[in-house]
Context: one part of a larger RNA
Molecule: small-subunit ribosomal RNA, 5' domain
Organism: Gemmatimonadales bacterium
Order: sequence, then C1' cells, then structure tokens
RNA sequence: GGACGAACGCUGGCGGCGUGCCUAACACAUGCAAGUUGAGCGACGAACCAGGGCUUGCCCUGGGGCAAAGCAGCGAACGGGUGAGUAACACGUGGGUAACCUGCCCCGAUGACCGGGACAACCCGAGGAAACUCGGGCUAAUACCGGAUGUGCUCGCCGGACAUCAGUCCGGCGCGUAAAGGAAGCUUCGGCCUCCGCUUCGGGAGGGGCCCGCGGCCCAUUAGCUAGUUGGUGAGGUAACGGCUCACCAAGGCCGCGAUGGGUAGCUGGUCUGAGAGGACGAUCAGCCACACUGGGACUGAGACACGGCCCAGACUCCUACGGGAGGCAGCAGUGGGGAAUCUUGCGCAAUGCGCGAAAGCGUGACGCAGCAACGCCGCGUGGGGGAAGAAGGCCUUCGGGUUGUAAACCCCUUUCAGGAGGGACGAAGGUUCGGCAGUGAAUAGCUGUUCGGACUGACGGUACCUCCACAAGAAGCCCCGGCUAACUACGUGCCAGCAGCCGCGGUAAUACGUAGGGGGCUAGCGUUGUCC
Repeated sequence: GGACGAACGCUGGCGGCGUGCCUAACACAUGCAAGUUGAGCGACGAACCAGGGCUUGCCCUGGGGCAAAGCAGCGAACGGGUGAGUAACACGUGGGUAACCUGCCCCGAUGACCGGGACAACCCGAGGAAACUCGGGCUAAUACCGGAUGUGCUCGCCGGACAUCAGUCCGGCGCGUAAAGGAAGCUUCGGCCUCCGCUUCGGGAGGGGCCCGCGGCCCAUUAGCUAGUUGGUGAGGUAACGGCUCACCAAGGCCGCGAUGGGUAGCUGGUCUGAGAGGACGAUCAGCCACACUGGGACUGAGACACGGCCCAGACUCCUACGGGAGGCAGCAGUGGGGAAUCUUGCGCAAUGCGCGAAAGCGUGACGCAGCAACGCCGCGUGGGGGAAGAAGGCCUUCGGGUUGUAAACCCCUUUCAGGAGGGACGAAGGUUCGGCAGUGAAUAGCUGUUCGGACUGACGGUACCUCCACAAGAAGCCCCGGCUAACUACGUGCCAGCAGCCGCGGUAAUACGUAGGGGGCUAGCGUUGUCC
C1' cells in the first nucleotide's frame, strides 16, 4: 500500500447492486417450510334436474355436485440448512467396469385371456385421562392372489462366430417367469375408435455404485505398526468386484521415498495479495462430500440406512387421572443464551424452477420481491458565477500591520437529490379460456398445432420512469500538523496532567500534553483495533 462476512469511536443527505451468527453442531415458545390425483376405488353428500307415489308438501328412484377422512398411485431420497466429524479414493484430475444398477423421459418390438379371496372406510361393541388400541360384521379398485399364454428374459444342455484373463454375441432344445384398467365420442348395442395408463424385452439419454494412477497440512520432542492382519481354497452376501463376512490352510502385509501415533482441517472451482514465482484463505455463488438431539439398527422403495419416516438405547424438555404418552429449527422468520458482533415472527406464487394431475389447477419460507443495517462497492448531492470599503468578529503582532479571506454580506443564475402534485410501466416470451383455421382420426369426440381474433392473468407497486410546482431553500464530518510524513503559532500545564506505531516528548518560553487560531489529508465518511499478502 492492498484486502475483509469485520468490530469499536466520532459523524451521517439520497440512490443502485451486493452482503449480513465467523462465537454455543447451545437450548428452543409460536406460525409456516410436501404435497397432489375423483379421468384408479368404495362410502358420505346440500342446492338443482328428470321420473314415480300420492296423504299437496313430503317420500322413493336416477343424475348432479363437495372433496374433509379412508383404500390406492406418484412424490416425499429433489429442493433448503450446517461444517460437527473426516488426512480418507473424502476431494481434484485422468482412466477402468469382460464386476454393476437405474423410477419418471425418448426410440424400437411385444402382449393384456380366465378366475378368486380379502382389508380399510362404514356399522356394532369394548378398553384408555390421553396418545391410541382391540374384537365382530359388510364392501370396491390401476390394492392382493391363483391359472393360461411367452415376442422375449433368467437358468441348464448342445452347436457356431468373435475375443482372449475370468468372457461377448448368434442359433436349437428343456425348466421357470407378465399384465389393469380409465376418459371422450360413435353405435345396428355385437362393438369400433382416439387419448392416458399397464406387462415383457432391447436400445438411448440423464443419474448413480465400485476400482485404479497422480495431486494437495503440521509434528521424528511419534520408529516401529498389524490377527481378518497379508494371501489362498471353498461358501455366504451384494445390483456388482472384493476379508465384505465365515470355515479351513499358509505366514504374510506396511515402514526412513516417513508406516503407526498425535495435532489441525470439510475438499474444489475460486478469493485476497504479488510484476511474477509464490504466500494466505475456502463467507456469499457453483460442483462434490459428510451430518440432521447423541449412539445404534433395519423397513419401504428405482433410489435412503432417510433433516420435517420407523424401531431400540441415552441425555434433555413437556403432558399425565402415575397406569402411560409426546418432542427434536445445522428449513424460513422468531426467542433465550454465548459474544466485540451479524436482520423481519413481512408480501406473493405474477415470473423461474420443482412435485402431483389428461387438464383446469393445487402445493412450494425453493424462488421472486419488500423490510432492517454506511457492512461493502459504485454513482449523485450539500450549489454555480460575480463580489475588496480586503467589513465586523476571532487569532497573531516588532503595534506599523498580518491572517482567516472572495471566505461572508450583497447582486445575478440554476433546481440534481430530498419535498408536493399529475400521468404511469417493462418484467406476460408466455399461460388460461372462448371462437376461427389446419393436422390426426370414420367423426361436427378427443388430442395436437396456429405468424388469426376477443377476454382474463403482476407480489414488487401507484414502485421505476416522465411532466409540473416552490425555495439556495432540507443535507459535513473525521483524523492529523517533532522526524519518518503533507501541515505552526499563542496560551495553559510544569517528569504533573498527559501523549506514543518506532525514535521518543513533558522537570517554567513544549511546533510532541490540553485548548484556541491557522494549516494538511480524506470525504458520507474518517480514524482505531484484529487478520492475511
């Protein structure tokens, strides 16, 4: 000198864009943060419509409609948070997988035939303070189960081609192995057709698992470490290789090119600095990893050993009728505590994205915005021109004067920003809906497209921006002035009070302390402290 997620002191006008618990991975009141689908299913069900009965204002049947609860499907493994642990194939980079998996999506092929029995909801009953639980009965399905079929697939046998390390591909035979319906329209009531789904197989895209080479901290005042340890055979297990696990056998494996132990630490793209080499760091943003009160475990599932799922144990908090139960903010706000220190219990799904849905749409503290904070960067303003009788006042003085100083007053001008008034967005490319047209189709259903037309759709926000009005009107401080280092006098004080980054100042004329005048520097900031280069 530069830099900062900064803090502290004094000061503080506006705007834009960013950033904001670095400490206690301390404990958490309250609200919200993951739902959605009625075009999978049964039951409930007000208005309203149609039909019937009549006791004339009710009853029955069918349609219609709500979606709270339930069955079922998909999602909840993403998105969001944190950095505790981890010195490790965790990360980065480059490879391997003839050792692997992959829901939704895309492409190609393939089929969907015949049956069955339940369980919720609901009704009845019982227990419990509650959380909730138990028994009996009825019922549907894209829930569950059995049989058939097998393009195929798995396994076994045979043959062939290619590879060579275990293998890959093709053909034949045998065992085993699948499914589900729904919506709209037409109908001669047999069915047909479009769309969304379902089954099996192959391929793709994207995602992931595993393995390997190399790379990146400190301590030798840590020198030896190791029994599933190192290898083999066999078995189990996994999507998959493997001591991953187990039985048996052998006695190996690592290490001064630093094993083992200890300390510290999430890693990277990057950030800061520096001419570079390098050094330090890893906030925000992005990729990967790890964690979710602490420890352990599995279940479901394409995917978890699962932040807002389950079970067990523990600590803590809460409820209780003392028998027993409930909870997990390192999600967004917010509270207490810790600390030098870090924000609103805001608005909206309008946009972007995600989940579900055929769609309309619903949900989304992701996100988009707003609020607070000079915390940072950037921009703007606090006026411009003229004005010497060099006014008054202050300070200094050799008492002549000098300086503050064109500074002020005064004259002319302008009105940014803030203030008031009026108009008023982009972000909606699009999306939804209605109509027209075109494609598919048997079709005036449905679905798809549309450079055609109408309507609706904005949290921010009456914001940005534009115009007008009025008045120089509302807007300057902080640090320093002995040398380093730019800027000097007076008074007070008298080794006192004090200053200080280093050298050092102060003991009666202190440019070094305090105040004043003057001056220097930076400026909505200026200094100080801390840390890095």